[in-house]
Molecule: c-di-GMP-I riboswitch aptamer
Organism: Paenibacillus validus NBRC 15382
RNA sequence: ACUCGAUAAGGGCAACCCGGACGAAAGUCUGCGGACGCAAAGCUAUAGGGGCUUAGGCGCAGGAGAGCAGCGCUAUGCCAGCCAGUUGUCGAA
Numbered sequence: 001a002c003u004c005g006a007u008a009a010g011g012g013c014a015a016c017c018c019g020g021a022c023g024a025a026a027g028u029c030u031g032c033g034g035a036c037g038c039a040a041a042g043c044u045a046u047a048g049g050g051g052c053u054u055a056g057g058c059g060c061a062g063g064a065g066a067g068c069a070g071c072g073c074u075a076u077g078c079c080a081g082c083c084a085g086u087u088g089u090c091g092a093a
Base pairs, nucleotide, nucleotide: 004091005090012038013037016034017033018031019030020029021028022027036081042086043085044084048083049082050079051078052077056074057073058072059071060070062068
């Protein structure tokens, strides 16, 4: 240095629930507390893959009508605690 990951040391993050705000939604931020868990649960989202939502747009299809209402496609919206890329603490076996 690389690989690897201990009942090690120093620490870190925070699933989910509850409140508030933003958003069409997915989801995000924040507050209190607890801690599901995580060796990267640090960072990276049109230039890797995968997933979620569908406002807007397009197409189809209703209904006598309605300030009624369905289906499908589409992301430069979202997810990194899905895989992945990248950086990093420590040093047992």